[in-house]
Context: one part of a larger RNA
RNA sequence: UUGGGCCUAAAGCGUCCGUAGCCGGACAGGUAAAUCCGCUGUGAAAUCGUCGCGCUUAACGUGACGGCGUGCAGUGGCGACUGCCUGUCUCGAGACCGGGAGGAGCAAGAGGUAUGCCGUGGGGACUGGUAAAAUGGUAUAAUCCGCGGUAGACCACCGAUGGCGAAGGCAUCUUGCCAGAACGGAUCUGACGGUGAGGGACGAAAGCCAGGGGAGCGAACCGGAUUAGAUACCCGAGUAGUCCUGGCCGUAAACGCUGUGAGCUAGGUGUAGCCCAUCCUACGGGGAUGGGCUGUGUCGAAACGAAGGUGCUAAGCUCACCGCCUGGGAAGUACGGUCGCAAGACUGAAACUU
Numbered sequence: 001u002u003g004g005g006c007c008u009a010a011a012g013c014g015u016c017c018g019u020a021g022c023c024g025g026a027c028a029g030g031u032a033a034a035u036c037c038g039c040u041g042u043g044a045a046a047u048c049g050u051c052g053c054g055c056u057u058a059a060c061g062u063g064a065c066g067g068c069g070u071g072c073a074g075u076g077g078c079g080a081c082u083g084c085c086u087g088u089c090u091c092g093a094g095a096c097c098g099g100g101a102g103g104a105g106c107a108a109g110a111g112g113u114a115u116g117c118c119g120u121g122g123g124g125a126c127u128g129g130u131a132a133a134a135u136g137g138u139a140u141a142a143u144c145c146g147c148g149g150u151a152g153a154c155c156a157c158c159g160a161u162g163g164c165g166a167a168g169g170c171a172u173c174u175u176g177c178c179a180g181a182a183c184g185g186a187u188c189u190g191a192c193g194g195u196g197a198g199g200g201a202c203g204a205a206a207g208c209c210a211g212g213g214g215a216g217c218g219a220a221c222c223g224g225a226u227u228a229g230a231u232a233c234c235c236g237a238g239u240a241g242u243c244c245u246g247g248c249c250g251u252a253a254a255c256g257c258u259g260u261g262a263g264c265u266a267g268g269u270g271u272a273g274c275c276c277a278u279c280c281u282a283c284g285g286g287g288a289u290g291g292g293c294u295g296u297g298u299c300g301a302a303a304c305g306a307a308g309g310u311g312c313u314a315a316g317c318u319c320a321c322c323g324c325c326u327g328g329g330a331a332g333u334a335c336g337g338u339c340g341c342a343a344g345a346c347u348g349a350a351a352c353u354u
Base pairs, nucleotide, nucleotide: 004325005324006323007308008307012322014202015201016200017199021195022194023193025089026088027087028086029085030084031083033082036077037076038075039074040073041072042071048066049065050064051063052062053061054060092192093189094188095187096185097184098183105177106176107175108174109173110172111155112154115151116150117149118148119147120146121145122144126137127136163170164169207248208247209246210245211244212243216242217241222236223235224234259321260320261319262318263317264316267299268298269297270296271295272294273293274292275291276290277289278288279287280286303310304309327354328353329352336347337346338345339344
């Protein structure tokens, strides 16, 4: 609980799809539910106002009139807006067509450098590591050099404030399957839309289950150093894990710490995609300049803001819908419930304290 807020003070659900609900473009006609107006009935008394009357006055009592009773019911009207019904429209939305852009996704195949290991040849005593060392490796021949093989992971340069995706995220190459967006169109449907409580799907890393795999890296663990100590930082080893397949988990500084959609409100300057015009062209998916739309940066007028700052990608001016906040601690704890194999997740207090 009127209200005020949610970039940084408490507060935007991690993201999307979507049920109910709420909200909804333009024109015409109808209706009259809602709204508005009139009338009728009703809306107890007391209380309140005015004028009287009665107690010596007042308070008080009492009479008449008025008001209040904000409403309900009936009836008549109005017809702008909302609703409902009918018809129509194209700007919202969607469909279709066209040529382009992209690390979007899934699957299969192919490749590359490095690293480790193995074999073999050369070689012969150190190597490795650090601030300095030591642990470690090495005459069972290391490190180093050449050749060959094998394994797993990764994908330098291009690479960018660049691209794509709803978010998480996505990068060697080729092919197949599949999704979305932008641009252009003289085509089509005709409001089919927006949001979205519940609900569903997706969701980094770590973690879990089963089976594989295991080169490098590397929690834990073990050594060596450092140190007063050193359960660390540095060094040598190294298990789980990191990788693959199938299943679970459902969290994050899941961040732009900024919910989604729509309209309106100065500009300047980069950059990406498509389109148009002009010019250049070694004529080719070529190049340059300007313009349009869309995306992505940066500076900035007005405006906003406590300020930092934001500023057509708003945190400006408005509308629709959802989520969330209400001092700090106790506490994202306890209890209960739902989910999970577990770890735990979601929901989520109070006493007390300040």